[in-house]
RNA sequence: GAUAGAGGUGCGGUUUUAAAGAGUAUCACGCGGGAGGGUGCCAAAGCCCGGGAACGCCUGUGAAAGGGAAAACCGCCGAAGGAGAGCGGCGUUUGGCCGGCGUUCUUCUGGGGGCAGAGUGAAGAACGCUGCAACUGUCAUCAUAGAUUUAUGAUGGAGCGCUAUC
Numbered sequence: 001g002a003u004a005g006a007g008g009u010g011c012g013g014u015u016u017u018a019a020a021g022a023g024u025a026u027c028a029c030g031c032g033g034g035a036g037g038g039u040g041c042c043a044a045a046g047c048c049c050g051g052g053a054a055c056g057c058c059u060g061u062g063a064a065a066g067g068g069a070a071a072a073c074c075g076c077c078g079a080a081g082g083a084g085a086g087c088g089g090c091g092u093u094u095g096g097c098c099g100g101c102g103u104u105c106u107u108c109u110g111g112g113g114g115c116a117g118a119g120u121g122a123a124g125a126a127c128g129c130u131g132c133a134a135c136u137g138u139c140a141u142c143a144u145a146g147a148u149u150u151a152u153g154a155u156g157g158a159g160c161g162c163u164a165u166c
Base pairs, nucleotide, nucleotide: 001166002165003164004163005162008077010076011075012074013073014072015071016070017069027060028059030057031056032055036048037047040097041096042095043094044093045092080109081108082107083106084105085104086103087102088101090099091098110136111135114132115131116130117129119127120126138157139156140155141154142153143152144151145150
């Protein structure tokens, strides 16, 4: 350097189902209201509006997305995730910002879980972040036992690692 592997409540994705979102938004009728409204935010434009805007209430109708769960399947073991930067689409148009998606680069994290904190979130779901103490895989060193490479313990390292073959 190449190939093949291991870690385990392992990682990511797709589909389906039932929840939640929500009796919410929308739409229709009516009553009140009385000049504005405006699909991420600001300014303007297109657009709606005295043939009655916003807003409030009654009745009827009644979703969806983002976020999760379970199962099946697919791809995998830097799997993947976080942070930052660049570029390109998207969110009606133009300018500014913001968000999200894709992609490239840099950097951090061995893995899953628990607890605490603040955050995102409709959420008591879930997620990522920070901290703490354990667990676990792996390698190195040391010690003890067995006795020839195995078990246990301690300390330390990081996936740019570890094992096998060439």
Predicted 3D model of a 166-nucleotide RNA (Lysine riboswitch aptamer) from uncultured Anaeromassilibacillus sp. Its Rfam family is "Lysine riboswitch aptamer". On this family, see Mandal et al., Cell 2003: "Riboswitches Control Fundamental Biochemical Pathways in Bacillus subtilis and Other Bacteria". The coordinates come from a structure-prediction model, not an experiment, and the mean pLDDT is 81. The organism belongs to Anaeromassilibacillus, within Bacteria.